This is a predicted structure of a 190-nucleotide RNA (Lysine riboswitch aptamer) from Halanaerobium saccharolyticum.
Its mean pLDDT, the model's own confidence on a scale to 100, is 76.
[in-house]
RNA sequence: UGAUGAGGUAGAGGCGCGAAUUUAGAAUAGUAUUUUUCAACUUCAGCUUAAACCGCUGUUGGGAAAGAAAGGCUGAUUCGCCGAAGUUUUCAGCCAGGGUUUAAUGGCUGUCUGCUGGGUCUGUAUAAAAAAUAUACAGGACUGUCAUUAGUAGUUUAAUCCAGACUGCUGAUGUUGAGCUAUCUCAAAA
Numbered sequence: 001u002g003a004u005g006a007g008g009u010a011g012a013g014g015c016g017c018g019a020a021u022u023u024a025g026a027a028u029a030g031u032a033u034u035u036u037u038c039a040a041c042u043u044c045a046g047c048u049u050a051a052a053c054c055g056c057u058g059u060u061g062g063g064a065a066a067g068a069a070a071g072g073c074u075g076a077u078u079c080g081c082c083g084a085a086g087u088u089u090u091c092a093g094c095c096a097g098g099g100u101u102u103a104a105u106g107g108c109u110g111u112c113u114g115c116u117g118g119g120u121c122u123g124u125a126u127a128a129a130a131a132a133u134a135u136a137c138a139g140g141a142c143u144g145u146c147a148u149u150a151g152u153a154g155u156u157u158a159a160u161c162c163a164g165a166c167u168g169c170u171g172a173u174g175u176u177g178a179g180c181u182a183u184c185u186c187a188a189a190a
Stems, first nucleotide, its partner, number of pairs: 001190001004187008014082001016081005022076004033066009045057003048104007085116003091110006117143002120140008144176001146174011
């Protein structure tokens, strides 16, 4: 001087990611539900699914009047960020529209494990009221990073030329985030 390895800090990609007791809107929906009237049923039926016990309420359909909301979504605002985040799997806790018990299903929070660089379009499947949206798989073009290579412009070594090195731009090929760029610390080959 310092290949390489480990750790820390700060950054980049772009219709970039996510959150919210915020705000506006579309849709949910003339649905659920309430009142009234007619008809049918009533040891019937319902209270997330199944079973047992208990408790409560009558139930269904037609007509008329009134008539929502939650979850999810889009835009704005604010905040946190660049494995941001999403998702498969494992485990634990909590909740579920009457109560208890058992099991299931669904939702939320955290955790384990693997996958995905990013957004977008198309198709299939699932969820959902939905042709919105989300996720998974497959495919298309685009884009970011690094590597290799070709051309081109500039700088530099030594006055000129050539060659080499560095930087930028354009094209091609390949990989992909445990990555990349800058920087600091420790160790350290040669």